[in-house]
RNA sequence: GGGCACAUAGUAUAACCUGGAUAGAACACCAGCUUGCGGAGCUGGAAGUCGGGGUUCAAAUCCCCGUGUGCCCA
Repeated sequence: GGGCACAUAGUAUAACCUGGAUAGAACACCAGCUUGCGGAGCUGGAAGUCGGGGUUCAAAUCCCCGUGUGCCCA
């Protein structure tokens, strides 16, 4: 320098291919219940689509550019 793949909550992930209803569940975190205290259990809560642009009635999803990570070639 060239090519390919990936980027969603604090963590690891589903949904993407085939655009559509409030982006789902787990662990962790917070609050309450429970307990002599803690843990476990139960109930509830907060928290996310890497950035910008385009297409579309509608984008996590499709297209372009950028950023980052990994792999391959040189």
Annotation:
The prediction has a mean pLDDT of 81. Predicted 3D model of a 74-nucleotide RNA (transfer RNA) from a Candidatus Aenigmatarchaeota archaeon. The RNAcentral record of the sequence draws on ENA. Its Rfam family is "tRNA". It is annotated as a transfer RNA.